[in-house]
C1' cells in the first nucleotide's frame, strides 16, 4: 500500500434473567422500601364489606337498632410498583354523566434489519400484572426477582478487525 472478508444453530434476538456450584447456595445482573437535606405541601373518597371489642344513644328489662373509636380478614372505583407499553379521536354496548367494556384509526415511546457509529429507508411492538388505602427523594439498613418468548437475512458513508498479497 492490495484485495476479501466479519454469524450461520457447538449461531443469534427481545428481556435484569447470565455464570459458577459440592445443587444448599455464591458471584453478577436488575427492581422495591427506606432519615437529614431538598422538593412537594391545600382539601374533598385517609374508599367499600363481613366480624370481635370499648363507649355512647334509642328501647321499662331483653333482644335489636344506631352510631363513635379501635382490632383482624377481605374487595379494588382513591393511590403506587414492574415494564416501551402512554395519551387521543370514531363506532357500539353498559352505567348513569364520571366512568368501564370490546373494536378500530392514530400517537408518547421501545425493538428489528448479525462487527460497530451516523444518516436515510422499512419492519414488528405499543402488552401484561402486582401491592391494598400505604409508598417523593432518600446515606446507613431492609427486601426481592433472575422467567418468559422467538428465528431475523436491506442501502451508503466513516471506523475497527481478521486474513491474503506486495
Nucleotide at each position: 500500500a492490495u484485495u476479501u472478508g466479519u454469524a450461520u444453530a457447538u449461531c443469534g434476538c427481545u428481556u435484569a434473567a447470565u455464570u459458577c456450584a459440592u445443587a444448599c447456595g455464591a458471584a453478577g445482573c436488575g427492581g422495591g422500601g427506606g432519615a437529614c437535606c431538598c422538593a412537594a405541601u391545600u382539601u374533598u373518597u385517609u374508599g367499600g364489606a363481613u366480624u370481635g371489642c370499648a363507649g355512647g344513644u334509642a328501647g321499662u328489662u331483653g333482644a335489636u337498632a344506631u352510631u363513635u373509636g379501635u382490632g383482624a380478614u377481605c374487595c379494588u372505583a382513591g393511590g403506587g410498583g414492574u415494564g416501551a407499553a402512554u395519551c387521543g379521536a370514531c363506532u357500539g354496548g353498559c352505567u348513569c354523566c364520571u366512568g368501564c367494556c370490546a373494536g378500530c384509526c392514530g400517537u408518547a415511546g421501545g425493538g428489528c434489519g448479525a462487527c460497530u457509529c451516523u444518516u436515510g429507508c422499512g419492519c414488528c411492538c405499543g402488552a401484561a400484572u402486582c401491592c391494598g388505602a400505604c409508598a417523593g427523594c432518600u446515606a446507613a439498613c431492609c427486601u426481592c426477582g433472575u422467567c418468559a418468548g422467538c428465528g431475523u437475512u436491506g442501502a451508503a458513508g466513516g471506523g475497527a478487525c481478521a486474513a491474503u498479497u506486495g
This is a predicted structure of a 166-nucleotide RNA (c-di-AMP riboswitch aptamer (ydaO/yuaA leader)) from Salipaludibacillus agaradhaerens. The sequence is in RNAcentral, with records from Rfam.